This is a predicted structure of a 74-nucleotide RNA (transfer RNA) from an uncultured Bacilli bacterium. The sequence was found in a public genome assembly. The coordinates come from a structure-prediction model, not an experiment, and the mean pLDDT is 81. Rfam family: tRNA.
[in-house]
C1' cells in the first nucleotide's frame, strides 16, 4: 500500500438481510421489606447504534467518505 472484518448507555451483548418504544444481564439510582447489611421484590435513569454524506415514505441495518481496532498479503 492492498483485502477483509469489527465498533450500539459506565460493562457484556441482542435487534426476522429497512417498518414506527433500540432488549436482556451485569453496574447505578429511588422506594418497599429487614434491628442493620446482604439477598428478594416495584420503579427510576442512562444509547443522538464511532463520525459525516448520500439512497429511502422510512436506515443501528444499504452505498460513500473518515476515525480507531485486529486479521491476512508484499
Nucleotide at each position: 500500500g492492498c483485502u477483509g472484518c469489527c465498533u450500539u448507555g459506565g460493562u457484556g451483548g441482542a435487534a426476522u438481510u429497512g417498518g414506527u418504544u433500540a432488549a436482556c444481564a451485569c453496574g447505578c439510582u429511588g422506594g418497599c421489606c429487614c434491628u442493620u447489611c446482604a439477598a428478594g421484590c416495584c420503579g427510576g435513569a442512562g444509547a443522538u447504534u464511532a463520525g459525516g454524506a448520500g439512497u429511502u415514505c422510512g436506515a443501528a441495518c444499504c452505498u460513500c467518505c473518515u476515525a480507531g481496532g485486529c486479521a491476512g498479503u508484499a